[in-house]
RNA sequence: GGACCCGUGGUCUAGUGGUAGGACGUAUGCUUCACACGCAUGAGAUCGGGAGUUCAAUUCUCCCCGGGUCCA
Numbered sequence: 001g002g003a004c005c006c007g008u009g010g011u012c013u014a015g016u017g018g019u020a021g022g023a024c025g026u027a028u029g030c031u032u033c034a035c036a037c038g039c040a041u042g043a044g045a046u047c048g049g050g051a052g053u054u055c056a057a058u059u060c061u062c063c064c065c066g067g068g069u070c071c072a
Base pairs, nucleotide, nucleotide: 001071002070003069004068005067006066007065010024011023012022013021018055026042027041028040029039030038048064049063050062051061052060
């Protein structure tokens, strides 16, 4: 330098045009003499950045940034 893949709450991930879901973690409450477990409820991601297409973009296209694999 070229090809391909990946980037989504604190962490791991699902979702591939139509209000972003789950697990772990976390907060509060219940339970207990207390803790743990368990149960209930909640907060937390403008989806790596920008532009374009579209009525509508996490999703499609282009550029950039970061990471990975391969080729030279």
The RNA shown here (transfer RNA) has 72 nucleotides and comes from Candidatus Iainarchaeum sp. The organism belongs to Candidatus Iainarchaeum, within Archaea. The same sequence occurs in records of 2 taxa. The sequence is in RNAcentral, with records from ENA and Rfam.